Predicted 3D model of a 72-nucleotide RNA (transfer RNA) from a Candidatus Woesearchaeota archaeon.
Its mean pLDDT, the model's own confidence on a scale to 100, is 82.
Lineage of the source: Archaea > Nanobdellati > Candidatus Woesearchaeota.
Rfam family: tRNA. Its family is annotated with triplet codon-amino acid adaptor activity in the Gene Ontology.
It was read from a public genome assembly.
[in-house]
């Protein structure tokens, strides 16, 4: 320089073209003498940035960012 992978919620991920989701963690409320556990809720997201296709893009073209790996 070139190649393939990744980037979605505070942290680990799902979501392959029709309304963004779990687990864990914050909160709040029940339960306890109180903690912790269990249960019930409730808040968190311009899905890396931009630009095209498409009635309709996290999801498909392009083009930058960064991180990983590999080639020379």
């Nucleotide at each position: 320089g070139c190649c393939u992978c990744a980037g979605u919620a505070g942290c680990u991920c799902a979501g392959u073209g029709g309304u963004a989701g779990a687990g864990c963690a914050a909160c709040u409320g029940c339960c306890u003498u109180g903690u912790a556990a269990g249960c019930a809720g409730u808040a968190g997201g311009u899905c890396g940035g931009g630009u095209g296709u498409u009635c309709a893009a996290a999801u498909c073209g392009c083009c930058c960012c960064u991180g990983a790996g590999g080639c020379u």